A computed fold for a 97-nucleotide RNA from an Acetobacteraceae bacterium, annotated as Glycine riboswitch aptamer.
Taxonomically the source falls in Acetobacteraceae (Bacteria, Pseudomonadota, Alphaproteobacteria, Acetobacterales).

């Protein structure tokens, strides 16, 4: 001086699905908004379970394991938060190499 890649911070991108019905309560009435509770439809890209392609070991057994499956959680104008992944950067590891 130094890499894939691993974890963390930070920027930039990021999708899908009723402004959906009732009934209650704030905002003096209405109107329009929020909010809770309840019924039904839906949506999968926090997370969470599950099947196995598929990898590994001490091999007829055990393990990891998807962006696939399920929708428990979470979500369903617009904003906003939220968001798997991607790219940039920055720092620890990697490196007693």
């Nucleotide at each position: 001086g130094c890499a894939a890649c691993g974890c963390g911070c930070g920027c930039g991108g990021g999708a899908g699905a009723g402004a959906g019905c009732g009934g209650g309560c704030c905002u003096g009435c209405c109107a329009g908004g929020g909010c809770c509770c309840g019924c039904c439809g839906c949506c999968g890209a926090a997370g969470g379970c599950g099947c196995a392609a598929c990898c590994g070991g001490c091999c007829c057994c055990c393990g990891g394991a998807a962006a696939c499956g399920c929708u428990c959680a979470g979500g369903c104008a617009a904003a906003a938060c939220g968001g798997a992944c991607c790219g940039c950067g920055c720092g620890c590891g990697g490196a007693u190499g």